A computed fold for a 76-nucleotide RNA from a Chloroflexota bacterium, annotated as transfer RNA. The RNAcentral record of the sequence draws on ENA. Rfam family: tRNA. Taxonomically the source falls in Chloroflexota (Bacteria, Bacillati). The coordinates come from a structure-prediction model, not an experiment, and the mean pLDDT is 82.
RNA sequence: GCUCAGGUAGCUCAGUUGGUAGAGCAUGCGACUGAAAAUCGCAGGGUCGUCAGUUCGAGUCUGACCCUGAGCACCA
Numbered sequence: 001g002c003u004c005a006g007g008u009a010g011c012u013c014a015g016u017u018g019g020u021a022g023a024g025c026a027u028g029c030g031a032c033u034g035a036a037a038a039u040c041g042c043a044g045g046g047u048c049g050u051c052a053g054u055u056c057g058a059g060u061c062u063g064a065c066c067c068u069g070a071g072c073a074c075c076a
Base pairs, nucleotide, nucleotide: 001072002071003070004069005068006067007066010025011024012023013022019056027043028042029041030040031039049065050064051063052062053061
């Protein structure tokens, strides 16, 4: 340098045919307990990597760029 995969909540990851974003864990509160742990319930938490484009509407489609990983090439 080229190709491919990925980037979504604090962490690990879903997200269908484009229709307005979720789970588990963690955190907070409550129930339970003499008090804890465990268990159960509820709640908070998101510029969907960045910037543009297409569209009535984009996490999803298109382009450029950034980051991570893998493969290939070059190094006279």